Source information:
Transfer RNA from a Candidatus Woesearchaeota archaeon, 72 nucleotides, folded computationally. It matches the Rfam family "tRNA". By type it is a transfer RNA. Rfam describes the family as follows. Transfer RNA (tRNA) molecules are approximately 80 nucleotides in length. Lineage of the source: Archaea > Nanobdellati > Candidatus Woesearchaeota.

[in-house]
RNA sequence: GCCCUCGUGGCCCAGCGGUAAGGCAUCACAUUGGUAAUGUGGGGAUCGUGAGUUCAAAUCUCAUCGAGGGCA
Numbered sequence: 001g002c003c004c005u006c007g008u009g010g011c012c013c014a015g016c017g018g019u020a021a022g023g024c025a026u027c028a029c030a031u032u033g034g035u036a037a038u039g040u041g042g043g044g045a046u047c048g049u050g051a052g053u054u055c056a057a058a059u060c061u062c063a064u065c066g067a068g069g070g071c072a
Stems, first nucleotide, its partner, number of pairs: 001071007010024003018055001026042005048064005
């Protein structure tokens, strides 16, 4: 320098054009003499960033940043 993959709540991870699912963690309540465990419920991500296409984009396109890998 060229090519490929990945980037989604604090962490892990799903989604494959129709307003983001789940687990852990966290908070509240229940339970306990009190913790833990267990159960119920709540909050939290507009998807690395910017632009484009579309009625509609995490999903498609381009640029760019970061991480990993391959070739030279």